[in-house]
């Protein structure tokens, strides 16, 4: 020095969930508080999920409107674009404490 990861040591970090601020949302941020975590320090490449917007289209599902029907509106769900968001969801990339086996 590089894998590697101990019922070692010294630590760290901080889920849900509560408050309170931020955002249109997903969510962030700050307290309390601990469910894990050997990188659950950091970046966001590539995925995967949400969140928002815009376009399509309709064999569907709702409501409206129509004397019924058709037709049309609208909201929902499909499907692409962009924009964001987690990354303690994988992957990936960087630094990193000790030092048994």
């Nucleotide at each position: 020095a590089c894998a590697c990861g101990a019922u070692a040591a010294g630590g760290g970090c901080a889920a849900a969930c509560c408050u309170g601020c931020c955002g249109c949302g997903a969510g962030g941020c700050a307290g309390g508080g601990a469910c894990g975590c050997a990188a659950a320090g950091c970046c966001g490449u590539g995925a995967a999920u949400c969140u928002c917007u815009c376009c399509g289209g309709c064999g569907u599902c709702c409501g409206a409107u129509u004397c019924u029907g058709a037709g049309u509106c609208g909201g929902g769900g499909c499907g692409g674009g962009g924009a964001g968001a987690u990354u303690g969801u994988c992957u990936g990339g960087u630094u990193g404490c000790c030092g048994a086996a």
Model confidence (mean pLDDT): 79 of 100. Predicted 3D model of a 101-nucleotide RNA (c-di-GMP-I riboswitch aptamer) from an Acidobacteriota bacterium. It matches the Rfam family "c-di-GMP-I riboswitch aptamer". From the family's description: GEMM was predicted in a large-scale screen for bacterial structured RNA regulatory elements.